Description: A computed fold for a 346-nucleotide part of an RNA from Polytoma uvella, annotated as large-subunit ribosomal RNA, domain IV. The RNAcentral record of the full RNA draws on ENA and SILVA. Taxonomically the source falls in Polytoma (Eukaryota, Viridiplantae, Chlorophyta, Chlamydomonadaceae). The coordinates come from a structure-prediction model, not an experiment, and the mean pLDDT is 84. Rfam family: Bacterial large subunit ribosomal RNA. Gene Ontology terms of the family: structural constituent of ribosome and ribosome. The gene name in the source record is rrnL.

[in-house]
Context: one part of a larger RNA
């Protein structure tokens, strides 16, 4: 110098993207514990005290030994009490008694996800997936549904309180408006339509003398023909979608109000600079001396919105952002020392 450690005056996060790493706490026993809350939890909340060793005593339990009872028993009944916990006084030792190991840092607040789980073996454990629950559609059993060319098989030795699909995702209040497109269902009057049937007339052959029947075969065809598509419905917890100009109140701004245009219908409750806010470090408070971050309001929502669910919410999270106390060599600034390299001689 490099790497594992130990230890540091004062100061204690000034470090840094962040308290990253480290330090503190720690075990067991007693005292006490707040908001909220789904009454279960929150909670080992928080903070507080105790902790050794030797004796005394109590308190329990306690023999196959000794004694006694018992007519005898290694029956039973009393007593005694080595040796066990606990406890309450004494009295001693140390800086220090969970004296080494082993052994929770704590609060506030806020986002996202209910929750325990599960994941990208070797860059990512999360806010992703899953989850219980909700909800919509299939499927009446020789189910649907998935595999196979089949035979079969799975589902299921089940049977609608069961089975497949697809969203949502605990709970708690609630899920608004639009069927014009596309989709799905339903419906069959009429339009169009395939193969196939067809009246009809029509080409070769037959017919190798001309003309010709029937038959055979080619092209054609009026008419008739399902479903499906036009069509008519109806269905959003189907795919999806919810506007603009203008004026208007006796300061001034606002604009309940009115007008016009276009649309299937113009975004409702709720929430909002948000994991969404560009302009933007929006403007107010809070909290710092000092705050691009956080909290809490406002609404001017480029571009929030209700099961791609919307807004809350105890608990619970090696999530994620903020802010305190306690600690600390994280820094002020560096110092000191162990071990192992490195390095120099041999």
């Nucleotide at each position: 110098c490099u790497c594992u450690c130990u230890c540091u005056a004062a100061g204690g996060a000034a470090c840094u993207c962040g308290g990253c790493a480290a330090a503190u706490u720690a075990g067991c026993c007693c005292c006490g514990u707040a908001a909220c809350u789904u009454c279960g939890g929150a909670a080992g909340a928080a903070g507080g005290g105790g902790u050794g060793u030797a004796u005394a005593c109590g308190u329990a339990a306690g023999a196959c030994g000794c004694g006694u009872u018992g007519a005898a028993a290694u029956a039973g009944g009393c007593g005694u009490a080595a040796c066990u916990a606990c406890g309450u006084g004494u009295a001693u030792c140390g800086c220090a008694g969970u004296g080494a190991c082993c052994a929770g840092g704590c609060u506030c607040u806020g986002g996202c996800g209910a929750c325990u789980g599960u994941u990208u073996a070797a860059u990512a454990a999360a806010a992703a997936c899953a989850c219980a629950a909700g909800u919509c559609u299939c499927c009446g059993c020789a189910a649907a549904g998935u595999c196979g060319u089949a035979a079969g098989a799975u589902c299921a030795u089940a049977u609608a309180u069961g089975g497949g699909g697809g969203c949502u995702g605990a709970c708690g209040c609630c899920u608004g408006c639009c069927c014009a497109g596309u989709g799905c269902c339903g419906g069959a009057a009429g339009g169009u339509u395939a193969a196939g049937g067809a009246a009809g007339g029509u080409g070769g052959u037959u017919a190798u003398g001309u003309a010709g029947a029937a038959g055979c075969u080619g092209a054609c065809g009026a008419c008739u023909g399902a479903a499906g598509c036009c069509c008519c419905g109806g269905u959003g917890a189907a795919c999806g979608g919810c506007g603009g100009c203008c004026g208007u109140a006796a300061c001034u701004a606002u604009g309940a109000c009115g007008g016009u245009c276009c649309u299937a219908u113009g975004g409702u409750a709720g929430c909002g600079a948000a994991a969404u806010u560009c302009u933007u470090u929006g403007u107010c408070g809070g909290g710092u001396a000092a705050g691009u971050u956080c909290c809490g309001a406002c609404c001017u929502g480029c571009a929030c919105g209700a099961a791609a669910g919307g807004c809350g919410u105890a608990a619970c999270g090696a999530u994620c952002a903020g802010a305190g106390c306690g600690c600390u060599g994280u820094c002020u600034c560096g110092g000191a020392g162990a071990g192992a390299g490195a390095c120099u001689c041999g």